[in-house]
C1' cells in the first nucleotide's frame, strides 16, 4: 500500500422563541366548609438501539392448593460453565469451509422394535441380468443344474477400502496397511483424544413412528384491587292506610333494610429496578464480589413538536403504553480498538 477477519461505540451539534405531557414550588386569580381542584407563574424534566416482531425466558396478578406422583400434550438435545430463568451467552469438543485471522452446524439414539426407500436396476438387506468356474446335454447357436458375490451395468445408497495370497472360479476365506463401531488401557472436569491391545464389519432415513434424558398448571395490565349516581337479581319485614293495574275480589308493583354481581366514570396497579455509571478484585470468557456515585418518560385519545440563526460529513431505520433478560428483523453515514494474508521499502 492492497485485500480481508473480529469486537465495541455513535445515530447531526449549539443557541433563541413559541407550544405540549409529567414532577416540584407557588405571597396571583377562580371554585370549595375543608382537604384540595382548575387557571396562571417559576424551576427542572420528557423515546430507541432497535421503543418493532411478540418468537423464547422470568417478575407481577388472578384462576381451585400450583408441593409430589402418574397419564396426555408440548418443548429442549455433544460437553463444561454463566444466569432469576431460557431455545440465550461464554468456553470447549466433533464435523465442515478458508493460505490465514476466523467462520458455519435442527450436533442424542436406526448396534431396541416397527415403517419407508419413487424411477432405474437381477436384487434396496435380499435375489443372479451379463461376464467367470464346475458337471451334464447339445442340432455347436447354446441349454439345464450348481458354485460365487469378484466384473459390467442401474442407483443418492449394492455385502468396509487398497494391494497381495489363495481357489475350479471366487469371497475377510487368509495376510499387510487404512477406515468405522464396541470393549479395554492411558490422558482429560467432561464431551473427547491417543493406542503397537481384543472383538466386530451392522445401507440410509428419527423436520417417520418410536426410544432416552431434562423441563413445562392455565390465562394475561382490556391481568387485578378499590370507589361507584342510576339500573338489575335474591332474601327479610311491612302489606294498617294510600297510589297504580283492574268493573270488583285475589294477585302483582310502588315502601324500608340486608346481600350479590357490576355497565359508564374515577383511583391504584405505573415505574427504584435480577437498575445504570466509575473504580477495583476473582475468572480465558460469559459473569460474579466489593466500594463510591446517580435517579433516567409514565400518557389514557394518548406529550416529546414547530419557527429562526450558526455550523457540519446534510442526517437512515423508526416512536414508549405493566416491567425486565434474550433472540430475530430494519437501518443513511461515521468513529475506535485488536488481528490475518500478500506485496514493496528500510
Nucleotide at each position: 500500500u492492497g485485500a480481508g477477519c473480529c469486537g465495541g461505540c455513535c445515530g447531526a451539534a449549539c443557541g433563541a422563541c413559541c407550544g405540549c405531557g409529567g414532577g416540584c414550588a407557588u405571597a396571583a386569580g377562580g371554585c370549595g366548609a375543608a382537604a384540595g381542584c382548575c387557571u396562571g407563574u417559576g424551576c427542572g424534566u420528557g423515546a430507541g438501539g432497535a421503543a418493532a416482531g411478540u418468537c423464547c425466558g422470568g417478575g407481577c396478578u388472578c384462576c381451585g392448593c400450583a408441593g409430589g406422583g402418574c397419564a396426555a400434550g408440548g418443548a429442549u438435545a455433544a460437553c463444561g460453565g454463566g444466569u432469576a430463568a431460557c431455545a440465550c451467552c461464554c468456553g470447549c469438543c466433533a464435523g465442515g469451509g478458508g493460505c490465514a485471522a476466523c467462520c458455519c452446524u435442527c450436533g442424542g439414539a436406526c448396534a431396541a422394535g416397527u415403517g419407508c426407500a419413487a424411477c432405474a436396476g437381477a436384487a434396496a438387506u435380499a435375489g443372479a441380468c451379463u461376464u467367470c468356474c464346475u458337471g451334464c446335454c447339445u442340432u455347436c447357436g447354446g441349454g439345464c443344474a450348481g458354485g460365487g458375490g469378484a466384473u459390467g451395468g442401474u442407483g443418492g445408497a449394492a455385502a468396509g477400502g487398497u494391494g497381495g495370497g489363495g481357489u475350479a472360479a471366487g469371497a475377510g476365506c487368509c495376510c499387510a496397511c487404512c477406515c468405522g463401531u464396541c470393549g479395554c488401557a492411558u490422558g482429560g472436569a467432561g464431551a473427547c483424544a491417543u493406542g503397537a491391545c481384543g472383538a466386530u464389519g451392522c445401507u440410509g432415513u428419527a423436520a417417520a413412528c418410536u426410544c432416552u434424558a431434562u423441563c413445562c398448571g392455565g390465562a394475561g395490565c382490556a391481568a387485578c384491587a378499590c370507589c361507584g349516581u342510576g339500573g338489575g337479581a335474591g332474601g327479610a319485614c311491612a302489606u294498617c292506610a294510600g297510589g297504580c293495574u283492574g268493573g270488583c275480589c285475589c294477585g302483582g308493583c310502588c315502601g324500608u333494610c340486608c346481600u350479590c354481581a357490576g355497565g359508564a366514570g374515577g383511583u391504584g396497579g405505573c415505574u427504584u429496578g435480577a437498575g445504570c455509571c466509575u473504580g477495583u478484585c476473582g475468572g480465558c470468557a460469559a459473569c460474579g464480589g466489593c466500594a463510591g456515585g446517580c435517579c433516567u418518560a409514565g400518557a389514557u385519545a394518548g406529550a416529546u413538536g414547530g419557527u429562526c440563526g450558526u455550523u457540519c460529513u446534510c442526517g437512515a431505520c423508526a416512536g414508549a403504553a405493566c416491567c425486565c433478560g434474550g433472540c430475530u428483523u430494519a437501518c443513511a453515514g461515521g468513529c475506535c480498538g485488536g488481528c490475518u494474508c500478500a506485496u514493496u521499502u528500510c
The prediction has a mean pLDDT of 76. A computed fold for a 346-nucleotide RNA from an Oscillospiraceae bacterium, annotated as Bacterial RNase P class A. It is recorded under the gene name rnpB. Rfam family: Bacterial RNase P class A. About the family: Ribonuclease P (RNase P) is a ubiquitous endoribonuclease, found in archaea, bacteria and eukarya as well as chloroplasts and mitochondria. Its family is annotated with tRNA processing, ribonuclease P activity and dimeric ribonuclease P complex in the Gene Ontology. The model forms 94% of the base pairs in the Rfam consensus. RNAcentral holds the sequence, with entries from ENA.